[in-house]
Annotation: Predicted 3D model of a 103-nucleotide RNA (c-di-GMP-I riboswitch aptamer) from a Bacillota bacterium. The prediction has a mean pLDDT of 84. It was read from a public genome assembly, where an Rfam model found it. The model forms 95% of the base pairs in the Rfam consensus. Lineage of the source: Bacteria > Bacillati > Bacillota.

RNA sequence: GCUUGCUCAGGGCAAACCAGCAGAAAUGUUGGGACGCAAAGCCACGGGCCUACGGGUGAACUGCUCAUCAGAGGCAGGCAUCUAAGGUAGCCGAGUUGCCAUU
Numbered sequence: 001g002c003u004u005g006c007u008c009a010g011g012g013c014a015a016a017c018c019a020g021c022a023g024a025a026a027u028g029u030u031g032g033g034a035c036g037c038a039a040a041g042c043c044a045c046g047g048g049c050c051u052a053c054g055g056g057u058g059a060a061c062u063g064c065u066c067a068u069c070a071g072a073g074g075c076a077g078g079c080a081u082c083u084a085a086g087g088u089a090g091c092c093g094a095g096u097u098g099c100c101a102u103u
Stems, first nucleotide, its partner, number of pairs: 004101002012037002017032006035090001041096002045093003048088003054083005061077005066071001
């Protein structure tokens, strides 16, 4: 340096759930707690997945408004849908660092 994770040492991390905090949410974080993990260390570059504050679109709906009183337009709201620039490294790949044993 490489292979592997059956075994050894010191150990490490911490899912669900509960509480506080941040956030529109997804989610993160701190404490408790352990389902699991040999990279469950780091990193959102590629794919996947999650969310949709904001933004786009919409026949119809509600309110307001315009009006030649026929009507269609405008604004706002609700609803539906799309959207990552937001997330996820404990979904996978790429990159990067590393403990012990083993070859």